[in-house]
Context: one part of a larger RNA
RNA sequence: AUGGGCGUAAAGCGUGCGUAGGUGGUCGUUUAAGUCCGUUGUGAAAGCCCUGGGCUCAACCUGGGAACUGCAGUGGAUACUGGGCGACUAGAAUGUGGUAAAGGGUAACGGAAUUCCUGGUGUAGCAGUGAAAUGCGUAAAGAUCAGGAGGAACAUCCAUGGCGAAGGCAGCUACCUGGACCAACAUUGACACUGAGGCACGAAAGCGUGGGGAGCAAACAGGAUUAAAUACACUGGGGGAGUCCACGCCCUAAACGAUGCGAACUGGAUGUUGGGUGCGAAUUUGGCACGCAGAAUCAAAGCUAAAGAAAAAAGUUCCCCGCCUGGGGAGUACGGUCGCAAGACUGAGAACGC
Numbered sequence: 001a002u003g004g005g006c007g008u009a010a011a012g013c014g015u016g017c018g019u020a021g022g023u024g025g026u027c028g029u030u031u032a033a034g035u036c037c038g039u040u041g042u043g044a045a046a047g048c049c050c051u052g053g054g055c056u057c058a059a060c061c062u063g064g065g066a067a068c069u070g071c072a073g074u075g076g077a078u079a080c081u082g083g084g085c086g087a088c089u090a091g092a093a094u095g096u097g098g099u100a101a102a103g104g105g106u107a108a109c110g111g112a113a114u115u116c117c118u119g120g121u122g123u124a125g126c127a128g129u130g131a132a133a134u135g136c137g138u139a140a141a142g143a144u145c146a147g148g149a150g151g152a153a154c155a156u157c158c159a160u161g162g163c164g165a166a167g168g169c170a171g172c173u174a175c176c177u178g179g180a181c182c183a184a185c186a187u188u189g190a191c192a193c194u195g196a197g198g199c200a201c202g203a204a205a206g207c208g209u210g211g212g213g214a215g216c217a218a219a220c221a222g223g224a225u226u227a228a229a230u231a232c233a234c235u236g237g238g239g240g241a242g243u244c245c246a247c248g249c250c251c252u253a254a255a256c257g258a259u260g261c262g263a264a265c266u267g268g269a270u271g272u273u274g275g276g277u278g279c280g281a282a283u284u285u286g287g288c289a290c291g292c293a294g295a296a297u298c299a300a301a302g303c304u305a306a307a308g309a310a311a312a313a314a315g316u317u318c319c320c321c322g323c324c325u326g327g328g329g330a331g332u333a334c335g336g337u338c339g340c341a342a343g344a345c346u347g348a349g350a351a352c353g354c
């Protein structure tokens, strides 16, 4: 490289947008580049292959043929692919009308709780554990009542629920803003799919500058446990690390559905979210059926090594991209790019050796 693969054995980039490229709906007409047929030239000789001849045979030598699957010119064919032109509406998009939602951003507001402070009541314990101790408390704690300060998070509703490309998103209100779905019509007329590079977003931790700091809590300290205990469980004196906010970086995760994107096709059943149509009832809620878009459970064919998955496929096919090719060495070394750093990305047919 070919082949075969990528949910769990090695293998789907964390996710999107999009450049080049690849691929691409229906009809007509034209062209004849690809494609197909004929023909001409060329495709050195030797060798290989076929068939004669010469050395007694053979190797060897020699004659002829075939082959040289190619390239170029030329004459045709026109189904398919491509190019040009014209048309279409089933893909795609736009408009009109509705709907649902923790989608995103900014600002304000709310109540419960923890902690702290002040004051009242009140007295000897509180806290903690397997058991204790460190710790707090007669300078009045804990408990309880009232008031105040401040920060962070939003119980119930809450769901197998919803939204988002993914990461993720949950008190309430306003403003700004993105997407989706449904129904009927109208408009554009293939405008599409994928996407190497590229660009953007990207949990937590971490980094820089400034702020904030209630609770929680690495490092640290103390008391226990223990052979030891640089731990697990406990205390909370400290750091005011971090968690929070603003701005700027970092760019990694079991970033998981361990399942790339788009399209088409292929039996059923049950509940559920959003909107719709029909039936019947009709005062309404509610009921039944159908098909559209989501999100679940069960299960047939076919698939699978199996367990399983099964219209949300891991079934049957097509297009495009990414990736794999025995284990270790190793996601290491070297080099390069990026970063303030931590490090990230790229990354060994390496030595060695099984």
Base pairs, nucleotide, nucleotide: 003325004324005323006322008306012321014201015200016199017198021194022193023192025088026087027086028085029084030083031082033081034080035077036076037075038074039073040072041071042070049065050064051063052062053061054060091191092188093187094186095185096184097182098181099180103177104176105175106174107173109171110154115149116148117147118146119145120144121143125136126135162169163168206249207248208247209246210245211244215243216242221235222234260320262318263317264316265315268298269297270296272294273293274292276290277289278288279287303308326354328352335346336345337344338343

About this RNA: Small-subunit ribosomal RNA, central domain from Stenotrophomonas maltophilia, 354 nucleotides, folded computationally. The prediction has a mean pLDDT of 84. The source organism's lineage runs through Bacteria, Pseudomonadati, Pseudomonadota, Gammaproteobacteria and Stenotrophomonas. It matches the Rfam family "Bacterial small subunit ribosomal RNA".